[in-house]
RNA sequence: GGGGAUGUAGUUCAGUUGGUAGAACGCAUGCUUUGCACGCAUGAAGUCAUCGGUUCGACUCCGUUCAUCUCCA
Numbered sequence: 001g002g003g004g005a006u007g008u009a010g011u012u013c014a015g016u017u018g019g020u021a022g023a024a025c026g027c028a029u030g031c032u033u034u035g036c037a038c039g040c041a042u043g044a045a046g047u048c049a050u051c052g053g054u055u056c057g058a059c060u061c062c063g064u065u066c067a068u069c070u071c072c073a
Base pairs, nucleotide, nucleotide: 001072002071003070004069005068006067007066010025011024012023013022019056027043028042029041030040031039049065051063052062053061
């Protein structure tokens, strides 16, 4: 320098014919306990990497840029 993959909650990851974004773990509060843990209930937490385009409507389609990984040279 060229090709490819990935980027979504604190972490690991789902999210298909484009239609208001979710799980597990973790975290907070409450119940339970002499107390802790376990268990149960409730809750918070998201610019869907960036910028633009298409569309009535974009995590999803198209392009640019950035980061990480990988292959080739």

The RNA shown here (transfer RNA) has 73 nucleotides and comes from Auxenochlorella protothecoides.
The gene name in the source record is trnA.
Rfam family: tRNA. Rfam links the family to the GO term triplet codon-amino acid adaptor activity. By type it is a transfer RNA.
The source organism's lineage runs through Eukaryota, Viridiplantae, Trebouxiophyceae, Chlorellaceae and Auxenochlorella.
Its mean pLDDT, the model's own confidence on a scale to 100, is 82.